[in-house]
This is a predicted complex of two RNAs, RNase P RNA and transfer RNA, with 436 nucleotides together. It holds a member of the Rfam family "Bacterial RNase P class A". By type it is a ribozyme.
RNA sequence: GGCGGACGCAUGAUCGCUCCGGUCUUCGGGCCGGUGAGGAAAGUCCGAACACCGUAGGGCACGGUGGUUCUUAACAGGAACUUUGGGUAACCGAAGGAAAGUGCCACAGAAAACAAACCGCCGAUGGAACGGACAACCGUUCACAGGUAAGGUUGAAAUGGCGAGGUAAGAGCUCACCGCCUUUAUGGCGACAUAAAGGGCAGGGUAAACCCCACCGGGUGCAAGACCAAAUAGGGAAACGUUUGAGGGCUGCCCGCCCGAAGUUUCCGGGUAGGUUGCACGAGGUGCCGGGCGACCGGCAUCCCAGUCAAAUGAUCAUGGCCUGCUUCGGCAGGGACAAAAUUCGGCUUACAGGCCGCC
RNA sequence: GGGCCGUUAGCUCAAUUGGCAGAGCAAGGGACUCUUAAUCCCUAGGUUGGAGGUUCGAUUCCUCCACGGCUCACCA
Numbered sequence: 001g002g003c004g005g006a007c008g009c010a011u012g013a014u015c016g017c018u019c020c021g022g023u024c025u026u027c028g029g030g031c032c033g034g035u036g037a038g039g040a041a042a043g044u045c046c047g048a049a050c051a052c053c054g055u056a057g058g059g060c061a062c063g064g065u066g067g068u069u070c071u072u073a074a075c076a077g078g079a080a081c082u083u084u085g086g087g088u089a090a091c092c093g094a095a096g097g098a099a100a101g102u103g104c105c106a107c108a109g110a111a112a113a114c115a116a117a118c119c120g121c122c123g124a125u126g127g128a129a130c131g132g133a134c135a136a137c138c139g140u141u142c143a144c145a146g147g148u149a150a151g152g153u154u155g156a157a158a159u160g161g162c163g164a165g166g167u168a169a170g171a172g173c174u175c176a177c178c179g180c181c182u183u184u185a186u187g188g189c190g191a192c193a194u195a196a197a198g199g200g201c202a203g204g205g206u207a208a209a210c211c212c213c214a215c216c217g218g219g220u221g222c223a224a225g226a227c228c229a230a231a232u233a234g235g236g237a238a239a240c241g242u243u244u245g246a247g248g249g250c251u252g253c254c255c256g257c258c259c260g261a262a263g264u265u266u267c268c269g270g271g272u273a274g275g276u277u278g279c280a281c282g283a284g285g286u287g288c289c290g291g292g293c294g295a296c297c298g299g300c301a302u303c304c305c306a307g308u309c310a311a312a313u314g315a316u317c318a319u320g321g322c323c324u325g326c327u328u329c330g331g332c333a334g335g336g337a338c339a340a341a342a343u344u345c346g347g348c349u350u351a352c353a354g355g356c357c358g359c360c
Numbered sequence: 361g362g363g364c365c366g367u368u369a370g371c372u373c374a375a376u377u378g379g380c381a382g383a384g385c386a387a388g389g390g391a392c393u394c395u396u397a398a399u400c401c402c403u404a405g406g407u408u409g410g411a412g413g414u415u416c417g418a419u420u421c422c423u424c425c426a427c428g429g430c431u432c433a434c435c436a
Base pairs, nucleotide, nucleotide: 001360002359003358004357005356007354009320010319011318012317013316014315015314017036019034020033021032022031023030024029038338042349043348045347046346047345048344049343050221051220052219053218062217063216064215065214066213067081068080069079070078071077082095083094084093085092086091096212097211101210102209103206104205105204118152119151120148121147122146125145126144127142128141129140130139131138132137160178161177163175164174165173179201180199181198182197183196184195185194186193187192225277226276227275228274235268236267237266238265239264240263247259248258249257250256284303285302286301287300288299289298290297291296322335323334324333325332326331361435362434363430364429365428366427367426370385371384372383373382379416387403388402389401390400391399409425410424411423412422413421
């Protein structure tokens, strides 16, 4: 320096809180015993269990994943391996397809993709002019047609690389090596690797742009859902009552007066507040043995480990231990992280004072 | 508890196939005016909430954080 693991104050006393069990009770509670946060309980980023809704089956759309094989209930997790990039190394990171199609590549630059000629090089071939007395032919010049992607310039990126041959100058035009592509053979479950033969370069980048390919996914979430169920209002049914007046009011009763079918009583069901449940034995923890390189799997033994809702799990003191500062080396003072269950699990990510252990 | 949004100048907001981050108000300076206001002209002010990644290039696309908001009129 790299990788991984485990811990994250200990013991005791006093006071106090949650839940469970026992016991007493004047029903208010008291007493005794037991129990009570995390490695991340967090973020809510993935995956499941479970519940309700939807659903014949299948497809489209939409979303997700993306080297290979394995692991697992499942996963975007994990293990081993492959290719590739970084590091002296231990080790760390990345990952389908750009030779199906579409889009985009600002500025600069000649040109940003069915190619293209700004500077440069050439001007073989064709053309023009001049000369060799004329023709043919030859030579010189021009840089007109044209050839050329070696070199320069711009840019993040410029159309295989380097060398030799070749050429008017050049060019895979030819050749060697390297890269690339195709085919075959061998090895491997596979990603892929190695070798041989052939091609003669076609195919710039971008898919955390659309897209293509393969695989996966119905939606909503415990405030899901199930049960019990006040008061008020409303719904349904039955009975009574209908000018021969149920019932109510005016004064307790009678008379009388007024209101009166929108009445009274009983029952039923939905449903709110509220309560119970879901809800604490689980893909569970620990130890040993066995299988596997490993993630992980199997067997046996053993343990029971919060369950609240104005949401408990705390405070003080003493002793010891750790860190920091001061010190007259006797001690003194200060500090002790991140953060805290809320239906339950498996992961990931993020936060974390401080030391401890192992491997390289 | 679950779920869903937002963050750009001092304030309120823009910015789309990814290509120089703008507007209004506010602030500073100048002009006009006897002075102020109004008006006109000019100027400054940005870690696009933070960090990392993809890309030549990120306010924009991806990931992780931080802060804020919605609350029985997001869900009983």